[in-house]
RNA sequence: GCUCGGGUAGCUUAGUCUGGUUAGAGCGCCACGCUGAUAACGUGGAGGUCGUGAGUUCAAAUCUCAUCUCGAGCA
Numbered sequence: 001g002c003u004c005g006g007g008u009a010g011c012u013u014a015g016u017c018u019g020g021u022u023a024g025a026g027c028g029c030c031a032c033g034c035u036g037a038u039a040a041c042g043u044g045g046a047g048g049u050c051g052u053g054a055g056u057u058c059a060a061a062u063c064u065c066a067u068c069u070c071g072a073g074c075a
Base pairs, nucleotide, nucleotide: 001074002073003072004071005070006069007068010027011026012025013024020058029045030044031043032042033041051067052066053065054064055063
């Protein structure tokens, strides 16, 4: 340099193929319940500019382009 894959909550990730209901889950965190107390368990809650910018569209995490970053392969 070329090709391919990844980037979504503090962490691990689903969803992208085929655009459309409020962006979900597990763990973690906070509160309450339970307990002599802790853990476990139960209930509720907070937390996301979907890497960044632009384009297409009535509508973009999803399609297109550029760019940043991580990984793999080729040279």
Record summary
The RNA shown here (transfer RNA) has 75 nucleotides and comes from an archaeon. The RNAcentral record of the sequence draws on ENA. Its Rfam family is "tRNA". It is annotated as a transfer RNA.